[in-house]
Context: one part of a larger RNA
RNA sequence: GAUGAACGCUAGCGGGAGGCUUAAUACAUGCAAGUCGAGGGGUAACAUGAAACUUCGGUUUUGAUGACGACCGGCGCACGGGUGAGUAACGCGUACAUGACCUACCUUUAAGAGGGGGAUAGCCCUGGGAAACUAGGAUUAAUACCCCAUGUGAUUGUUUUGUUACAUGGUAAAACAAUUAAAGCUUCGGUGCUUAAAGAUGGGUGUGCGUACUAUUAGCUAGUUGGUAAGGUAACGGCUUACCAAGGCUACGAUAGUUAGGGGGCGUGAGAGCGUGAUCCCCCACACGGGUACUGAGACACGGACCCGACUCCUACGGGAGGCAGCAGUAAGGAAUAUUGGACAAUGGACGCAAGCCUGAUCCAGCCAUCCCGCGUGAAGGAUGACGGCCCUAUGGGUUGUAAACUUCUUUUAUUAGGGAAGAAACCCCUUCAUUUAUGAAGGGCUGACGGUACCUAAAGAAUAAGCACCGUCUAACUCCGUGCCAGCAGCCGCGGUAAUACGGAGGGUGCAAGCGUUAUCC
Numbered sequence: 001g002a003u004g005a006a007c008g009c010u011a012g013c014g015g016g017a018g019g020c021u022u023a024a025u026a027c028a029u030g031c032a033a034g035u036c037g038a039g040g041g042g043u044a045a046c047a048u049g050a051a052a053c054u055u056c057g058g059u060u061u062u063g064a065u066g067a068c069g070a071c072c073g074g075c076g077c078a079c080g081g082g083u084g085a086g087u088a089a090c091g092c093g094u095a096c097a098u099g100a101c102c103u104a105c106c107u108u109u110a111a112g113a114g115g116g117g118g119a120u121a122g123c124c125c126u127g128g129g130a131a132a133c134u135a136g137g138a139u140u141a142a143u144a145c146c147c148c149a150u151g152u153g154a155u156u157g158u159u160u161u162g163u164u165a166c167a168u169g170g171u172a173a174a175a176c177a178a179u180u181a182a183a184g185c186u187u188c189g190g191u192g193c194u195u196a197a198a199g200a201u202g203g204g205u206g207u208g209c210g211u212a213c214u215a216u217u218a219g220c221u222a223g224u225u226g227g228u229a230a231g232g233u234a235a236c237g238g239c240u241u242a243c244c245a246a247g248g249c250u251a252c253g254a255u256a257g258u259u260a261g262g263g264g265g266c267g268u269g270a271g272a273g274c275g276u277g278a279u280c281c282c283c284c285a286c287a288c289g290g291g292u293a294c295u296g297a298g299a300c301a302c303g304g305a306c307c308c309g310a311c312u313c314c315u316a317c318g319g320g321a322g323g324c325a326g327c328a329g330u331a332a333g334g335a336a337u338a339u340u341g342g343a344c345a346a347u348g349g350a351c352g353c354a355a356g357c358c359u360g361a362u363c364c365a366g367c368c369a370u371c372c373c374g375c376g377u378g379a380a381g382g383a384u385g386a387c388g389g390c391c392c393u394a395u396g397g398g399u400u401g402u403a404a405a406c407u408u409c410u411u412u413u414a415u416u417a418g419g420g421a422a423g424a425a426a427c428c429c430c431u432u433c434a435u436u437u438a439u440g441a442a443g444g445g446c447u448g449a450c451g452g453u454a455c456c457u458a459a460a461g462a463a464u465a466a467g468c469a470c471c472g473u474c475u476a477a478c479u480c481c482g483u484g485c486c487a488g489c490a491g492c493c494g495c496g497g498u499a500a501u502a503c504g505g506a507g508g509g510u511g512c513a514a515g516c517g518u519u520a521u522c523c
Base pairs, nucleotide, nucleotide: 001522002521003520005519006518007517008516009515012375013374014373015372016371017370018368019367020333025331026330027329029328030327031326034075035074036073039072040071042068043067046066047065048064049062050061051060052059053058082286083285084284091211092210093209094208095207096206097205098204101203102202106199107198108197109196110195111194112193114148115147116146117145124137125136126135127134128133153180154179155178156177157176158175159174160173161172162171163170164169184191185190212258213257214256219249220248221247224246225245226244227243228242229241230240231239261283262282263281264280265276266275267274268273288309289308290307291306292305311322312321313320314319339365341364342363343362347361348359349358351356378409379408380407381406388400389399390398391397392396415459416458417457418456419455423450428445429444430443431442432441433440434439435438467512468511469510470509471508472493474491478507479506480505481504482503488495489494
């Protein structure tokens, strides 16, 4: 000098930031991922309309309309958010490679969308179960599923011709054969669907170099190292398997052990360096411990599935349910770390044509002097240098001290009253205009959690506001009293045994100041 700090004493305000460093311990409760009726069958609830009945209160019927529980289907749930347990590794950083690869939504381009079929959930009926849930029957729809056709193309095989180079090869064109596609909705404007190519974006993989400590760890290795073949993958590869060979790594530190997420950065320092990896950003890993795959463009998936295990809960004892390292919150641990808050107004995200809906992301507010910055606790005058305190050489002086009283002034801040934002422009609606006719432009309207907040104005009145540590030397700041190697102090040297500037108190002083000291850690 610094800190995600803690502790002691003290405490007026504002702005900005930060806030479980310990038990990756266990979790009550609520919320954190839905959305689309412009895909579908439909109608449980609500509202409207219509009809019937009515005791005039209302009741019943009707998907007719707005809408919509549950269900099928689509997209999303692989993002966003958390944590740092594991990992000394191509994990990360940096630079290359991919002639060994994938990429939903988006953009551009080319070509297409013909015909048919069988189911199934829901609804209905009948059962089982304490529950979770579940069995059977009948029946129904789709942008769900299947079959046939077409094939611009794509894939595979065979053949031919070129072109190119950076090893295995890449790439262009042609011929033949085989395989392979689609879905509708519509307010008729569109929008969605299929195949292919290119782009964009995001990823996968490989490699050079760099990346902690220990040699009181010296040898390690059997899919191990390489080859052939097959399988597998989006893709190369012992990735896996069979066979064959006997290799591979290591003193330039293998193997083993210990510790640890990595980086941008942050702290310190003139720098070299040393230490560190909170907040913010990028990457990785994990989601009660371990394993497995399914779906999907993408996961081996935090709020999905299955299995094993530990733990907790419910049970009718037959069987079931659960996973806060999401946001709050609870218990525990600890020196120690906050509200079971508001809003989707903005930004961003998912879905949707849109209106919209969801969003503990986010934006805000609450708590905490935890840190940084700023402001205030008054200003000018005022000497009988008052009273009181303390000290002395004591009828008197010194000091506290212009300090107080007193006079005049100001009102930041606090209080009260009044006014009162920017953040908002879009989407959407209305009007007008332009044309390339589905877009663009202009004008008006709608929308604020924060918040009656910031800010502004006025009123009265010095009114509402100072502590903490130190004073032997280092080191700025000295006297008196008490104590008497006691009580105690102390960072080092050391101080205290009767005149202690070093202990305790007082007066005075010094330093910093809404803080000041102490402790811990780093330079």
The prediction has a mean pLDDT of 86. This is a predicted structure of a 523-nucleotide part of an RNA (small-subunit ribosomal RNA, 5' domain) from an uncultured prokaryote. The RNAcentral record of the full RNA draws on ENA. It matches the Rfam family "Bacterial small subunit ribosomal RNA".